[in-house]
Overview: Two RNAs folded together computationally: RNase P RNA and transfer RNA, 433 nucleotides in total. Its mean pLDDT, the model's own confidence on a scale to 100, is 78. Rfam match: Bacterial RNase P class A. Rfam links the family to the GO terms ribonuclease P activity, tRNA processing and dimeric ribonuclease P complex.
């Protein structure tokens, strides 16, 4: 300086003319003019996690159902996040054991208990087909039969803990050396997953993003929540059930419990409106500065007020420079997050090459 | 604005506790007719919307993402 990765900033600027929204003040006749202030994001998007707030008994039982899953730790919460273990993958260096650097991980259990493992293959988990070795019997270099054997063959994604020696009719963790792996105890380091040393048992196929167990957490619905006003009408008929020994209803899957409940309930068939305000934008808010933490974070000081529309407003021409007629993309109750989408720039870190000094 | 639910041949759907995808209609040969249509024999046609995990294996569990459907608003 070039790559590669892994993060993280920016998301446009400037001039002139026309417009659209809201909010303040001024006039004016409620039409409208003036003047001034305010107008999309970094994801507004996907609705995937959470939460605020509302209703429903300000929320209870039970059973079902759904989540979640290494550890501390941050947080209003969360399936985010920060640190960290462990295991696995690459790049580098090492004769190797290992060391550095950087990526992923649904990382609690199949050694609780149940299925499932196509094809092949004797066998897919109560391993005998070929080999091998014992015994019997026969028409005896061989056959038939009964056993014992997981060393050796071949299939498979996967086949009974590697490897050498003993040993045995022939085998076989049977037995012993050094290797692996699990489960428990104790002892040292750590808050803790662990992580080391050491003694004991032990050799047990995979699969829980099968079913399930075990912890541990979730009431349900969603701003079309929910609460006020305005304007208007007829619930005519008609069926069917109920009237306190309760039909039904009160937004929970199912049982209860709670609480309303007869000018009621359910179906046909009918009338009316077709309007507004609130909720709703000042809030786990935004930026600065200090200080605690390795860090996410957080505590304190002082500051700022920053869309709020309802068919929906933030635009549209003309120049101008940068980089090429800038990339993704338009708020609808609000807030954190993950997650996809996004043009040009830049920044920092690692790790490799190359080039000067 | 929430909420539910699908997405497999041209087109309508099976396929469901993972084991290599079919059916009926349409296409195309034949055959049959004097032709045609129906019958009737017979072929080809699919990366299961797309990507990533799990898994020996995925249409099919899981997770992002596209698209496509319905449903939910007032008063007595």
């Nucleotide at each position: 300086u070039u790559a590669a990765c892994a993060g993280c900033c920016c998301g446009g600027u400037c001039u002139g003319u026309c417009g659209c929204u809201u909010c303040c003040c001024g006039a004016a006749a409620u039409a409208u003019c003036g003047g001034g202030g305010g107008g999309a994001g970094g994801a507004a998007a996907g609705u995937c996690g959470g939460g605020a707030c509302a209703a429903c008994a300000c929320a209870g039982a039970g059973c079902g159902c759904c989540g979640u899953a290494c550890u501390u730790c941050c947080u209003a919460a969360c399936g985010g996040g920060a640190a960290g273990g462990u295991c696995u993958c690459c790049c580098g260096a090492u004769g190797a054991u290992u060391c550095g650097g950087g990526g992923g991980a649904a990382c609690a259990g199949c050694a609780a208990g149940u299925g499932c493992c196509a094809c092949a293959g004797a066998a897919a988990a109560u391993a005998a087909c070929c080999g091998u070795c014992c015994c019997g019997c026969c028409g005896a270099u061989g056959g038939c039969g009964g056993g014992a054997u997981a060393a050796g063959g071949g299939u498979g994604a996967a086949a009974a803990u590697g490897u050498g020696a003993g040993g045995u009719a022939a085998g076989a963790g049977c037995u012993c050396a050094c290797g692996g792996g699990a489960u428990g105890g104790u002892g040292u380091g750590g808050u803790g997953a662990c992580a080391u040393a050491u003694c004991a048992u032990u050799c047990g196929g995979g699969u829980a993003a099968a079913c399930c167990u075990u912890a541990c957490g979730g009431g349900u619905u969603g701003a079309a929540a929910g609460g006020c006003c305005a304007u208007g009408u007829a619930u005519a008929c008609c069926a069917g059930g109920g009237c306190u020994u309760g039909a039904g209803g009160g937004u929970u899957g199912c049982u209860c419990g709670c609480c309303c409940g007869a000018u009621c309930c359910u179906g046909g068939g009918g009338g009316g409106u077709u309007g507004g305000c609130c909720g709703u934008u000042a809030g786990a808010u935004c930026g600065c500065g200090u200080c605690a933490g390795u860090g996410a974070u957080g505590a304190c000081g002082g500051g700022g007020c920053c869309a709020g529309a309802u068919a929906a407003a933030u635009g549209a021409c003309a120049g101008a420079a940068u980089u090429g007629g800038a990339a993704c993309a338009g708020a609808a109750u609000c807030c954190c997050g993950c997650u996809u989408a996004u043009g040009a720039g830049g920044c920092u870190g690692u790790u490799a090459a190359u080039a000067c000094u | 604005g929430c909420c539910a639910u699908c997405u497999u041949a041209g087109c309508u759907c099976a396929g469901c506790a993972g084991g290599u995808a079919g059916a009926g209609c349409a296409a195309c040969g034949c055959a049959u007719u004097c032709g045609u249509a129906a019958c009737g024999c017979g072929u080809a046609g699919g990366u299961c919307u797309g990507g990533a995990g799990u898994u020996c294996g995925a249409a099919c569990c899981u997770c992002c993402a596209a698209g496509a459907u319905g449903g939910c608003u007032c008063c007595a």